Small-subunit ribosomal RNA, 5' domain from an uncultured prokaryote, 519 nucleotides, folded computationally. The coordinates come from a structure-prediction model, not an experiment, and the mean pLDDT is 84. The full RNA is in RNAcentral, with records from ENA.

[in-house]
Context: one part of a larger RNA
RNA sequence: GGAUGAACGCUAGCGGCAGGCCUAAUACAUGCAAGUCGAACGGUAAGGUCUCUUCGGAGAUACACGAGUGGCGCACGGGUGAGUAACGCGUAUGCAACCUACCUUGAACUGAGGGAUAGCCCAGAGAAAUCUGGAUUAAUACUUCAUAUGAAUAUAAAUUGGCAUCAAUUAAUAUUUAAAGCUCCGGCGGUUUAAGAUGGGCAUGCGUGACAUUAGUUAGUUGGUGAGGUAACGGCUUACCAAGACAGCGAUGUCUAGGGGUUCUGAGAGGAUUUUCCCCCACACUGGUACUGAGACACGGACCAGACUCCUACGGGAGGCAGCAGUAAGGAAUAUUGGGCAAUGGACGAAAGUCUGACCCAGCCAUGCCGCGUGCAGGAUGACAGCCCUAUGGGUCGUAAACUGCUUUUAUAUGGGAAGAAACCCACUACGUGUACGGAACUGACGGUACCAUACGAAUAAGCACCGGCUAACUCCGUGCCAGCAGCCGCGGUAAUACGGAGGGUGCAAGCGUUAUCC
Numbered sequence: 001g002g003a004u005g006a007a008c009g010c011u012a013g014c015g016g017c018a019g020g021c022c023u024a025a026u027a028c029a030u031g032c033a034a035g036u037c038g039a040a041c042g043g044u045a046a047g048g049u050c051u052c053u054u055c056g057g058a059g060a061u062a063c064a065c066g067a068g069u070g071g072c073g074c075a076c077g078g079g080u081g082a083g084u085a086a087c088g089c090g091u092a093u094g095c096a097a098c099c100u101a102c103c104u105u106g107a108a109c110u111g112a113g114g115g116a117u118a119g120c121c122c123a124g125a126g127a128a129a130u131c132u133g134g135a136u137u138a139a140u141a142c143u144u145c146a147u148a149u150g151a152a153u154a155u156a157a158a159u160u161g162g163c164a165u166c167a168a169u170u171a172a173u174a175u176u177u178a179a180a181g182c183u184c185c186g187g188c189g190g191u192u193u194a195a196g197a198u199g200g201g202c203a204u205g206c207g208u209g210a211c212a213u214u215a216g217u218u219a220g221u222u223g224g225u226g227a228g229g230u231a232a233c234g235g236c237u238u239a240c241c242a243a244g245a246c247a248g249c250g251a252u253g254u255c256u257a258g259g260g261g262u263u264c265u266g267a268g269a270g271g272a273u274u275u276u277c278c279c280c281c282a283c284a285c286u287g288g289u290a291c292u293g294a295g296a297c298a299c300g301g302a303c304c305a306g307a308c309u310c311c312u313a314c315g316g317g318a319g320g321c322a323g324c325a326g327u328a329a330g331g332a333a334u335a336u337u338g339g340g341c342a343a344u345g346g347a348c349g350a351a352a353g354u355c356u357g358a359c360c361c362a363g364c365c366a367u368g369c370c371g372c373g374u375g376c377a378g379g380a381u382g383a384c385a386g387c388c389c390u391a392u393g394g395g396u397c398g399u400a401a402a403c404u405g406c407u408u409u410u411a412u413a414u415g416g417g418a419a420g421a422a423a424c425c426c427a428c429u430a431c432g433u434g435u436a437c438g439g440a441a442c443u444g445a446c447g448g449u450a451c452c453a454u455a456c457g458a459a460u461a462a463g464c465a466c467c468g469g470c471u472a473a474c475u476c477c478g479u480g481c482c483a484g485c486a487g488c489c490g491c492g493g494u495a496a497u498a499c500g501g502a503g504g505g506u507g508c509a510a511g512c513g514u515u516a517u518c519c
Stems, first nucleotide, its partner, number of pairs: 001519004006515005013372006019365002021330001026328003030325003035072003040069002043065002047063001048061005079283003088208008098200002103196008111145004121134005150177006157170005181188002209255003216246003221243008258280004263272003285306005308319004336362001338361003344358001345356004375406004388395002412455005420446001426439001428438001429436003463508005468489003474503005484491002
């Protein structure tokens, strides 16, 4: 000098864009953050409409829908950085050792039955959370049989190829294995299989902290065989056998740490860094475990144990903000218990649509960067007054002011006023069966915001640090090794340009200084 997720002191007019718990992965009141589908199902708690009514209510409904069964989603999105020195990450390869819901393309099929159960009803237990018994009912829930283009397994074979185990193709035999309906009749679904796409899993080369004042470490340890397990290879697990494996090219141990793209600095080499944003990983009160599922060993799922908090009728229960706000605590220090699904994206749905603290916006903070303003031109009797200095003549503040002319960014008032929105949907047309051109209509949180126009009048707007040298900028007064200053050298003991004040000046400027850290 540059930089910062900064903090502190003094000061402060506006806008745009960004950023905002670095500390206690401490504890959390309250609200919201994951639902959706009636075009899967039995139904009808509330509401609408219609009919009847004894005015209590009853019935219907292709309006709608609480609770329930079922499907899909909840494994995404969002947070944090505790752990991890590791195939965790980065980079480059491999899988002839693998999986992949939804989506796309191709092939084949979608036949016949059955028994339950929730809900509803009845009865009961409990303070509650919730639970038990009886009767009864449905499905795209569950299940039996048939069929098998295929697929899987086994057997033996041929051809081609390779990378060792082998791989691909062909035809054969045997065994096993599917399905679900809804419908406005247009379709939407379901099952098996092949391929693609997407997403993942695994393995390997190289790279990736400190300490040798850590030198030996290891028994599922290293390898083999059999078996099991997995989507898959593998000591992944297990039985047996062998005695190996790693290490001065740093094993093992201890400490520290999420990694990278980046970012800062530097001429570069390098050094430092991982806050915002993006990719990967890990975690979800602490520890463990599996279930469901295409996918989890699952932040707002389950079970067990523990710590903590809460409710209780003392028998027993409930909870998990490292989601968004917010609270307490800690701290030098870090924001609103805001608006909206209008846009983008996501889940579900045929759709209308519903949900979405993702997201889009607004609020707070000079935290940073950038931009704008606080006027401009003329004006010398270098005016009067004041502060200050003085050699008492004067100098300085100073074109500064007054005064004259101009402008109106900005401020204030009034008026106008966006883009971000075109789709979905509807009707039609064309092709021909879900696409396309064109058409009509609807939809804006931000926001009456940005922006524009008019009026008005210099009107509404400057501070901070420094002035001995480094380092731009000097005098007076006070003080008298005191009070104090200080980044280094140093200054102060009676003429201090170094302390404190004043006048003047210098630098930067809505900021300026100080402190901390990095280069």